[in-house]
RNA sequence: CCAGGGGGCCGGGCAGCUGCGGGUCGAAAGACGCGAGGAAAGUCCGGGCUCCACGAAACAAGGGUGGCGGGUAACACCCGCCGGGGGUGACCCUAGGGAAAGUGCCACAGAGAGUAUACCGCCGAUGGAGGCUAAACCUCACAGGCAAGGGUGAAAGGGUGCGGUAAAAGCGCACCGGGGCUGCUGGUAACAGCGCCCGCAUGGUAAACCCCACCCGGAGCAAGGCCAAAUAGGGGCCUCGCGCCGCAAGGCAGGAGCGUUUCGUUCCGAGAGGUCCGGGUUGGCUGCUUGAGCGCAGGGAGCAAUCCCUCGCCUAGAUGAAUGGCUGCCGCUGCAAGGCUGGUGUGCAAACAUACCGCUUGCAGGACAGAACCCGGCUUACAGGCCCCCUGGCACA
RNA sequence: GCGCCAGUAGCUCAGCUGGAUAGAGUACCUGACUACGAAUCAGGCGGUCGGAGGUUCGAAUCCUUCCUGGCGCG
Numbered sequence: 001c002c003a004g005g006g007g008g009c010c011g012g013g014c015a016g017c018u019g020c021g022g023g024u025c026g027a028a029a030g031a032c033g034c035g036a037g038g039a040a041a042g043u044c045c046g047g048g049c050u051c052c053a054c055g056a057a058a059c060a061a062g063g064g065u066g067g068c069g070g071g072u073a074a075c076a077c078c079c080g081c082c083g084g085g086g087g088u089g090a091c092c093c094u095a096g097g098g099a100a101a102g103u104g105c106c107a108c109a110g111a112g113a114g115u116a117u118a119c120c121g122c123c124g125a126u127g128g129a130g131g132c133u134a135a136a137c138c139u140c141a142c143a144g145g146c147a148a149g150g151g152u153g154a155a156a157g158g159g160u161g162c163g164g165u166a167a168a169a170g171c172g173c174a175c176c177g178g179g180g181c182u183g184c185u186g187g188u189a190a191c192a193g194c195g196c197c198c199g200c201a202u203g204g205u206a207a208a209c210c211c212c213a214c215c216c217g218g219a220g221c222a223a224g225g226c227c228a229a230a231u232a233g234g235g236g237c238c239u240c241g242c243g244c245c246g247c248a249a250g251g252c253a254g255g256a257g258c259g260u261u262u263c264g265u266u267c268c269g270a271g272a273g274g275u276c277c278g279g280g281u282u283g284g285c286u287g288c289u290u291g292a293g294c295g296c297a298g299g300g301a302g303c304a305a306u307c308c309c310u311c312g313c314c315u316a317g318a319u320g321a322a323u324g325g326c327u328g329c330c331g332c333u334g335c336a337a338g339g340c341u342g343g344u345g346u347g348c349a350a351a352c353a354u355a356c357c358g359c360u361u362g363c364a365g366g367a368c369a370g371a372a373c374c375c376g377g378c379u380u381a382c383a384g385g386c387c388c389c390c391u392g393g394c395a396c397a
Numbered sequence: 398g399c400g401c402c403a404g405u406a407g408c409u410c411a412g413c414u415g416g417a418u419a420g421a422g423u424a425c426c427u428g429a430c431u432a433c434g435a436a437u438c439a440g441g442c443g444g445u446c447g448g449a450g451g452u453u454c455g456a457a458u459c460c461u462u463c464c465u466g467g468c469g470c471g
Stems, first nucleotide, its partner, number of pairs: 001393010012330007020035002023032003037368001041379002044377005049220004062216005067081005082096001083094004097211002102209002104205003119150002121146003126143002128140004158176006178200001179198002182195005224286004234277007243252003254268006293313003297310005332365006339359002342357006398470007407423004416454001425441005447463005
């Protein structure tokens, strides 16, 4: 210098004028102070908080998580490590339990795709047929044997060599590679290394059903509470209750009024609470912002995530929803112009010309996006810029 | 705030218990028929299956995430 890898941060600054939403003070005018984000977003996870339901635990259903250890209020998040894969490397990716519990699926091609198979091929030792009188030998490839070679496929149950055989094959042996059982060593563990034994019998798929282990009650601030307003106090169900009888209708007893008092007549004589549906109303207060808070402050533990102690700080609470606009200066990026005795390089080059840089002026641009109960994460969007660490290559010293 | 559905050719839809060239109607183009046109018949063109990533031998289909559109409840 070129090409990359990882991590962190900023995302305009200052001032003036003028608005908007809260707060404090004030009788008022007004004064003072505060006022969006790293994602406030998507609503994909996890909690706090509130109400509802419910003896607890366990089981079942449904959903989720899935190597190990740690962190945390918790997590599908974070940190560290292990295994697998990729890259020359820095480093990156990893839904990473179980396929010898069972079921399903594996199109086309192919002989065979699941208790694997036999199309071409090899053999035909043994049995059979034939040649020969018979045996030996030869021929056929009929019974049959083989899975080495060819071929199909994403996938066909290790590789090399020697032995073995009629031909062959882990059929036997040696080495290599994988797997299983078991033991030792290291590690908290996942796991790693080494040894012994087993010739190997059982391919892939669980982001197919399923099995195993662990976790999860439901709803959401329009939760919930209070006040005001509104109305036909409508309908269903449940509980408690009713002077007596009765399922009920009703009857009898009782009370009050009126009429002329053992009578007549009229009225009264049981409702309350809960819950659901329907209708109406749809304003205000609260919940509401000090909290698992924030701090390139100090110290400690830890590889780290993170935790502990001390110190400091207060940092939006709106409810159709505020946080805006204008101006000046500075700063960044781009374009254009101008001159300079400016700097560097090139043209043989001092003059001269030209390219880049610097200075000046003018114009333009400045992303993604806007809190709505609050936190911890993840994911996605983002003009432009800054810093740190690391890798590979080339050149020079 | 909570819950659900859809996206496939210019348009309307199949296919979505994974299987290879993704189909149908309509529109468009060419030819035949006709004096000409329509209708009809025959042939053809046209798709990154909303985007990206993953699982798998193989993805429109399964999983994750994002985008767009729509619906329901309080």
Two RNAs folded together computationally: RNase P RNA and transfer RNA, 471 nucleotides in total. It holds a member of the Rfam family "Bacterial RNase P class A". It is annotated as a ribozyme. Rfam's curators write: Ribonuclease P (RNase P) is a ubiquitous endoribonuclease, found in archaea, bacteria and eukarya as well as chloroplasts and mitochondria.